[in-house]
RNA sequence: GUUGGAAAAGGGCAAACCGCUCGAAAGAGCGGGGCGCAAAGCCACUGGCCUAAAUCCCGUUUUGGGGACAUGGCGGCAGGGUUGCCUAA
Numbered sequence: 001g002u003u004g005g006a007a008a009a010g011g012g013c014a015a016a017c018c019g020c021u022c023g024a025a026a027g028a029g030c031g032g033g034g035c036g037c038a039a040a041g042c043c044a045c046u047g048g049c050c051u052a053a054a055u056c057c058c059g060u061u062u063u064g065g066g067g068a069c070a071u072g073g074c075g076g077c078a079g080g081g082u083u084g085c086c087u088a089a
Base pairs, nucleotide, nucleotide: 002089003088004087005086012037013036017032018031019030020029021028022027035076041082042081043080045079046078047077048074049073050072055068056067057066058065
């Protein structure tokens, strides 16, 4: 350096769920928790998925209603980029 993760060491992260906060929502942050994870470190670049406040359209006597839409999210959905611990060959 390449390929891999059977065994080992020191560790790391943290799903569901619960509490508080933020948010229109999806979801996020912090604390508890621990299902799992060898990149479950980092980057929304490609695809995918979730939401639809504002906006637009329809419709409506008004409140309200229906539809489209990401500029909002998910990196613990896949690909890509990038950095990295231990160990085996």
Predicted 3D model of an 89-nucleotide RNA (c-di-GMP-I riboswitch aptamer) from a Desulfobacteraceae bacterium. Its mean pLDDT, the model's own confidence on a scale to 100, is 85. It was read from a public genome assembly, where an Rfam model found it. It matches the Rfam family "c-di-GMP-I riboswitch aptamer". Rfam describes the family as follows. GEMM was predicted in a large-scale screen for bacterial structured RNA regulatory elements.